Background
This is a predicted structure of a 1503-nucleotide RNA (small-subunit ribosomal RNA) from an uncultured bacterium.
[in-house]
């Protein structure tokens, strides 16, 4: 020292991306009252238009252009006069090298810091000592003359503080120590004696000059040390590194020359590329670091590029000069002009950064003796919310909680004391009046002192004192007046403070990261609220920061990214015990610097903060110095414990050469022998009648080396195996002796390094890439199969890479133990085989502490520490391009961006899968029984059709489902007609009692009429009210319209499956896990037992119905044993029995015997009506499938509203080429038909079931008893059983069809009912693949009876009894499910995940004939300016000489010379940008082909 969000279903770790601060010379959007104080071209050092930014000095000089005064002249206009106050122009001298911009260059000639020595130094300051005395020239200035101009050329005349000799020299400078040689300027001011005609001289005074000493600043040189990247930049260097001579320079030096040696720089990074002014210091960060170098402030470079010197104290000079080069301007076209990276300002570029303002009042400079001039320095003011600051936009009070928005559950809430009203104040801004400090020096004038002959001048000190202010009538102050002028932006889904309506429907959008939008969006726009902050507030853009995400502080490397494949080993780094010195590291005093500012504290001035300012502490650094001896370091000297060498043993597939076996494979050759052999899941291809395979016997010729052989030995790894032999490394044990730290590790280097592979040569027996055949398969370039070449072997040579793995780099040293085996050595014990124990060095398990994120590691460490290397930093693009090195090749090795995603990973954990195991269950299979699939019909759907065929239901879990009854109604559909507050509910107003009856019209709804009738309930009445029925206006009704992916609530499934969870506890950092797993058992999580578990719920089970026995209790309508009695339980009697139906008992593994663990349990037994849930049913756990249903019902939200409501006719849902599901009925003699004949239960009945009797062949008519039901009735049971016939045929088998004739329901059987007689007799003769059902009273097979309902399409459901089976050896397999364990890349969970070509598109990039620039060196050629040397002819005032002609010094012009700049040639380097084509790469809901990978991924998978 703060953290969040985002990879999973969840979790933990790793790890990126992202957010939250802080900040800016910013910019952009929206809004914008006031002030202070600061900043304001980051981009083109691009290009400039105008005006300014360096002048001054007359007290240094000739003078006098222009002004003014003063003199003259002149009538006047006007001339003349330097006499005066100036002064433009010129000579002269001081500045112009300062001040001001600007960062282009510079990786070192820079800058910081800390030192050094061989320099210069105008102005100032302090000292000493001068300031004599001559000369000769030029500019201006006249005069000629040339040029468009710029400017020039000659002739004359002039002065100086401009020039030049002389002369002196304390001090100065050279020297060979005798000596020599070198300066000057005056000017102005006052003045008492002296001279002078005056000027002046003369003295003084001040300023100047001159030498020269020293000081101060200030510059110029040297060193040390620090100052970015890239090695895909490894070597550079020839004046280079050094001497010596000599030249230069203010100084040192190769700064330059000659000459002479060969050196100098570099892995501690030369040299090259590339970016880049550099500090103080800003920003940030706890620091420690990071990134930056605007304003201020120092240092440096730089002035249009490029080059040069000149002048001068100082330059190689921003407003200087030359030459060249661009570009602009002017031009008479000959030439000539310029340099805003000073101030404004303009154009350009750009997101973008100001007025072509005042002013020297102050501050500083620069010139003057001073006034004062001059100063875009520098004050100031103007613009810009660009950044800080600091104020304001009102207070108080006000509840009818106004109105208006919003919401809204309609109730209200919320905006909100907010408005308004009432009472208050006036900061700030408008208005008005007053008014600063920023100024005191210079200058006057008094006084004192100093110089001086001197009271003069001058300086110096003090006293009074008068002028000076750009800004500015500005700050400040009073005064009236009035809430009066003065709030906005971003945000609300988590991170992140704040929620609601609509509108919008993967649209528009939005968005930092995650990620919202596909009809109910707090994520999107709009409002209303609300946060946050405020004259601003978001957004981009940068930087540190969070990020311990390069980790010095402060990180990692088995599995996450990451240990080089191994080893020796030079530089490096690190080092044992001890003495002594030593002081380089360290330490620890003093001290010197470490600029100012800045930050910190502590003070002060602006009202206050920003800001300014006075002192203090820091500035962590770096010199110098004294001390200290602990530790490192050097020296020197000892030691043995690391290291090492001797000496004896010992084990071994250590390594390399030579020889040698045998088995076994193939192959010749030959015997025997004969028809297959060989292969596979099954074939085929191959081989074989030319005789194969087998099988014997010979031979031949390569490779491996069974058995011991192991988790065993050995080597540094790679790797190493038959036996002998010879060479030969290296461990290890035992006891000793020597050596004396010789030692760890190791970049770069050097070796070795499996396999494939490569070269040359052998060599080939199996084996086997390519490669062919032959199979499988949709394909099958494969897997399987049948040949078969390289290559496997060996020799020399090379490559140099692997999941070269313990994915674990090497030394030491410390830290419980247990077990095994390997090879030594010692002890004890045994007669002995050997056992037992302790050491040592390997090599395994298994564990403690302790680590790890977990798995797991754990004296062989991943533990605890120390030494060195090596290597990492999201994931793809990529171990990839491009470069370079190594190779013959293949490649290796080194090694990246662009671009893109938000994850990519690693351990665990729950599940889900798995063509992964084990274990078990079920009509799940097998075993049977009977069926579906084909035939006819019934029904239901699909599809077509239709004006409509309402609608839903769609694998298992839709399809005889919703519908337990479509002709009308149902009915939701279609056409057609018709209502419009409605058919139906409430509320109002208003008439009327409801109500019956009857007509006319119309398909009918409906339309229009006409008669009748006048209730109930309070009240004396009037009148009200209760219901119902008519009108009429709005609220509203209504909707089988939509959304079952908004729901509630039912209902399916998986599944009667045995499961599913909690508490508390205990393990796990956590997701979790433990209970719930084991071990038996069970139908069962059912019991037992064991156990960090102990209990507990929801489930199973049990309790509930029905059912089988039995009792008790009760007998009517039920029975009927005895007694009576009848045609008949018909009546009496009876309630025993049977059933009724109510209450009980009964079955619990209880009892016995085995098994088993002494348990639960199991197997058998016995007794029992039942035996091991007896049999059936009801009963469905947490949960799954957005399963189903908005058309049962409710229900949210959209939608209609004279219609998607509402009525009416008719239609239609019932069509039919065709498909499918479920079903009936049959194909026949286990029958069919006729006739006789016997036994059920459970229902149903009054709008009902309906008896007997009559008619009818028959449905059915007729009657009408009985019965509201244990009493009547539906109601004859079928099948069976006695008996006839049929004789295997499309039949006496089957009944579809169809025909005519009824019957019955019903307002109506046409579309479209059933039923019945009569005829009529299709398909069908047991059904392909495939597929159902059922384990006993079950299947099968036979009737019966209900709902619905008039009927009825019913062959359907649903119940109801009657006959009455066959099989199970058993879990291999098919399905389905439980539990337990592997894998896992799957989580939407295997209907998952994924991979690659190819096709589309779009972006970047890499190669590419090649084009076009750029740079920077190198070799040549020209070769300006300009300094430097050098030159006989031209030219020249001082000075020397002179014979006065001239010549000597010196200069100048001109010539040469050596460098030189831009220019041009050449060959390459190294960069950039372009390029047909072309290569891979990333990225894009819903192309294409296959299925490569995860499960054992269907051939394990990787390298």
């Nucleotide at each position: 020292u703060a953290g969040a969000g985002u990879u999973u279903g969840a979790u933990c770790c790793u790890g990126g991306c992202u957010c939250a601060g802080a900040u800016u010379g910013a910019a952009c959007g929206c809004u914008g009252g006031c002030g202070g104080a600061a900043u304001g071209c980051u981009u083109u050092a691009c290009a400039c238009a105008u005006g300014c930014a360096a002048g001054u000095c007359g007290g240094g000089c000739g003078g006098c252009a222009g002004c003014g005064c003063g003199g003259g002249g002149g009538c006047a206009a006007c001339c003349c006069u330097g006499g005066c106050g100036g002064c433009g122009a010129g000579c002269g001298g001081c500045g112009a090298a300062c001040g001001g911009g600007u960062g282009a260059g510079u990786a070192a000639u820079g800058c910081a810091u800390c030192g050094g020595a061989a320099c210069g130094u105008a102005c100032c300051c302090a000292g000493u000592a001068a300031u004599g005395g001559g000369g000769g020239a030029u500019a201006a200035c006249u005069g000629u003359c040339c040029g468009a101009a710029a400017g020039g050329a000659c002739a004359g005349c002039u002065a100086a503080u401009a020039c030049c000799g002389c002369a002196u020299a304390c001090g100065c400078c050279c020297u060979g120590a005798g000596g020599g040689g070198g300066a000057a300027a005056g000017c102005g001011g006052g003045g008492g004696a002296u001279c002078g005609c005056a000027a002046g001289a003369c003295c003084u005074c001040g300023c100047g000059u001159u030498a020269u000493u020293g000081g101060a600043g200030c510059g110029g040189c040297c060193g040390a040390u620090g100052c970015c990247g890239g090695a895909u930049u490894a070597g550079c260097u020839a004046g280079u590194u050094g001497g010596u001579g000599g030249g230069g320079u203010a100084a040192a030096g190769g700064c330059c020359u000659a000459c002479c040696a060969a050196g100098g720089c570099g892995a501690c990074g030369a040299u090259c590329c590339g970016u880049a002014g550099c500090u103080g210091g800003u920003c940030u960060g706890a620091g420690a670091g990071g990134a930056c170098g605007a304003c201020c402030a120092g240092c440096c470079a730089c002035a249009c590029u490029g080059g040069a010197a000149c002048u001068g104290a100082g330059g190689c000079a921003c407003g200087g000069u030359c030459c060249a080069g661009a570009c602009u301007c002017c031009u008479a076209c000959g030439g000539g002009a310029g340099g805003c990276a000073g101030c404004a300002g303009u154009g350009g570029g750009g997101a973008a950064u100001u007025u072509u303002g005042g002013a020297c009042a102050a501050u500083g400079g620069g010139g003057g003796c001073a006034a004062c001039c001059c100063u875009g320095a520098u004050c100031c003011a103007g613009c810009c919310a660009u950044u800080c600051c600091g104020c304001g936009u009102g207070a108080g009070u006000g509840a009818a909680g106004a109105a208006g928005g919003c919401c809204u559950u309609c109730g209200g809430g919320u905006u909100g004391u907010a408005a308004a009203g009432c009472u208050c104040u006036u900061u700030c801004g408008g208005c008005a009046g007053g008014g600063a400090a920023g100024a005191a020096a210079c200058g006057g004038u008094g006084g004192g002192c100093u110089c001086u002959a001197a009271c003069a001048u001058a300086g110096c000190c003090u006293g009074c004192u008068a002028a000076u202010g750009a800004c500015g009538g500005u700050a400040c102050c009073u005064g009236a007046a009035g809430a009066a002028g003065a709030a906005g932006c971003a945000c609300c889904g988590g991170c992140u403070a704040a929620c609601u309506a609509c509108g919008u429907g993967c649209c528009a959008g939005c968005a930092g990261c995650c990620g919202c939008g596909g009809u109910a969006a707090u994520a999107c726009g709009u409002a209303g609220g609300g946060u946050g902050c405020g004259a601003g507030c978001g957004u981009u853009a940068a930087u540190c920061g969070g990020a311990a995400u390069u980790a010095c502080u402060g990180g990692g490397c088995g599995u996450a990214a990451a240990g080089c494949g191994u080893g020796c080993g030079c530089a490096g780094g690190c080092g044992g015990u001890u003495u002594u010195g030593u002081a380089a590291g360290a330490c620890a005093g003093g001290u010197g610097u470490g600029a100012a500012a800045u930050c910190c504290c502590c003070g002060g001035g602006c009202u206050u903060a920003a800001c300014c300012u006075g002192g203090g502490a820091a500035c962590u650094g770096c010199g110098c110095u004294u001390g200290u001896g602990a530790c490192u370091g050097c020296a020197a000297g000892a030691c043995u414990c690391g290291a090492g060498u001797g000496u004896g043993g010992c084990a071994g597939a250590g390594g390399g050469g030579g020889g040698u076996g045998g088995a076994a494979u193939u192959c010749c050759a030959c015997g025997u022998g004969u028809a297959g052999c060989a292969g596979u899941g099954a074939a085929a291809u191959g081989c074989g009648u030319a005789g194969a395979g087998a099988u014997g016997u010979g031979g031949a010729g390569g490779a491996a080396c069974a058995c011991c052989g192991a988790u065993g030995g050995c080597g540094a790894g790679g790797g190493c195996a038959g036996c002998c032999c010879c060479c030969u490394g290296g461990g290890u044990c035992a006891a000793c002796a020597c050596u004396g730290a010789c030692g760890c590790u190791c970049a770069u280097g050097c070796a070795c390094g499996a396999a494939a592979g490569c070269g040359u040569g052998g060599g080939g027996a199996g084996c086997a890439a390519a490669c062919a055949g032959g199979a499988u398969u949709a394909g099958a370039u494969a897997c399987c199969c049948u040949g078969g070449u390289a290559g496997u072997c060996c020799a020399c040579g090379c490559c140099c890479u692997a999941a070269a793995c313990g994915a674990u780099g090497c030394c030491a040293a410390c830290u419980a133990g247990g077990u095994g085996u390997u090879g030594g050595g010692g002890a004890a014990g045994g007669a002995g085989a050997c056992u037992u124990c302790c050491u040592u060095a390997g090599u395994a398990c298994c564990g403690u502490a302790g680590c790890u994120a977990a798995c797991g590691c754990g004296u062989g460490a991943a533990g605890u520490u120390g030494g060195c290397c090596g290597c990492c930093u999201g994931g793809g693009g990529a171990g990839u391009a491009c470069g370079g090195u190594c190779g013959c090749a293949a490649g290796a090795u080194u090694a990246a961006a662009a671009c893109u995603c938000a994850a990519a990973g690693g351990a665990a954990u729950u599940g889900a899968c798995g063509g992964g195991g084990a274990c078990c269950c079920g009509c799940a299979c097998a075993a049977g029984c009977g069926g579906u699939g084909g035939a006819u019909g019934a029904u239901g759907u699909g599809g077509a059709u239709u004006a409509a065929u309402u609608c839903g239901a769609u694998g298992c879990a839709a399809c005889g489902c919703g519908a337990a009854a479509a002709a009308c109604c149902u009915u939701a559909c279609c056409u057609a007609c018709c209502c419009u507050u409605g058919a139906c509910a409430u509320g109002c107003c208003u008439g009327g009692a409801a109500c019956c009856c009857u007509g006319c019209u119309g398909a009918g709804a409906g339309g229009u009429g006409g008669g009748g009738g006048u209730g109930c309930c309070c009240g004396a009445a009037a009148g009200g009210g209760a219901g119902c029925c008519g009108g009429g206006a709005c609220a509203c009704a209504g909707g089988u319209g939509c959304u079952g992916c908004a729901u509630g609530g039912c209902u399916g499934u998986c599944g009667u499956c045995a499961g599913c969870u909690c508490g508390u506890g205990u393990c796990g950092u956590g997701a979790g896990a433990u209970g719930u797993u084991g071990g038996g058992u069970u139908a069962a999580g059912u019991c037992c037992c064991g156990c960090a578990a102990c209990g507990a719920g929801c489930g199973c089970a049990a309790c509930c119905c029905u059912u089988g026995c039995c009792a008790a209790u009760a007998g009517u309508u039920g029975c009927c044993a005895u007694c009576a009695u009848u045609u008949a339980g018909u009546u009496g009697g009876g309630c025993a029995c049977u059933c009724u139906a109510u209450u009980g008992g009964g079955a619990c593994u209880g009892c016995c015997g085995g098994u088993g663990a002494c348990a639960a349990a199991c197997c058998g037994g016995a007794g029992g009506a039942a035996g091991g849930u007896g049999g059936g049913g009801a009963u469905g756990a947490c949960g799954u499938c957005a399963a189903g249903u908005c058309c049962u019902c409710a229900u949210g939200g959209c939608c209609c509203u004279u219609a998607u409501g509402g009525g009416u006719a008719g239609g239609g849902c019932u069509u039919c080429a065709c498909a499918c599901g479920u079903c009936a009925u049959a194909c026949a003699a286990u029958g069919g038909u006729c006739g006789g004949u016997a036994c059920a239960g459970a229902g149903g009945g009054u709008u009902g079931c309906c008896a007997a009797g009559c008619c009818g062949c028959g449905a059915g008519g007729u009657g009408g008893a009985g019965c509201c039901a244990a009493u009547c009735c539906c109601a004859g049971a079928a099948a069976g059983c006695c008996g006839a016939u049929c004789g295997u045929a499309g039949u006496c088998c089957g009944g579809a069809u169809c025909g005519c004739a009824g019957u019955c329901u019903g307002c109506a059987a046409c579309u479209c009912g059933a039923c019945u007689g009569c005829g009529u007799g299709a398909a069908g003769u047991c059904g392909g693949a495939a597929u159902c059902g059922c384990u006993a009273g079950u299947a099968a097979u036979c009737g019966g009876a209900g709902g619905u309902c008039a009927g009825c399409c019913a062959u359907a459901c649903u119940c109801c009894g009657g006959u009455g089976a066959a099989u199970a050896u058993g879990u291999u397999c098919c399905u389905g499910a439980g539990c337990c364990u592997u894998g896992u890349a799957c989580a939407c969970a295997c209907c998952g995940c994924c991979c690659g070509u190819c096709a589309a598109g779009c972006c970047a990039c890499g190669g590419g004939a090649g084009u076009c620039g750029g740079u920077a060196g190198c070799a040549c050629c020209c070769g300006a300016a300009g300094u430097c040397g050098c030159c006989g002819a031209c030219c020249c005032a001082a000075c020397c000489u002179u014979u006065c002609g001239g010549g000597g010094a010196g200069g100048g012009a001109g010539g040469c010379g050596c460098c030189g700049a831009c220019g041009g040639u050449g060959a390459g380097a190294c960069u950039g940008a372009u390029g047909a084509c072309u290569g891979g790469g990333a990225c894009u809901a819903a192309g294409u082909c296959g299925u490569a990978a995860c499960a054992a991924g269907g051939u394990a998978a990787c390298c």
About this RNA: It matches the Rfam family "Bacterial small subunit ribosomal RNA". Rfam links the family to the GO terms ribosome and structural constituent of ribosome. The RNAcentral record of the sequence draws on ENA, Greengenes and SILVA.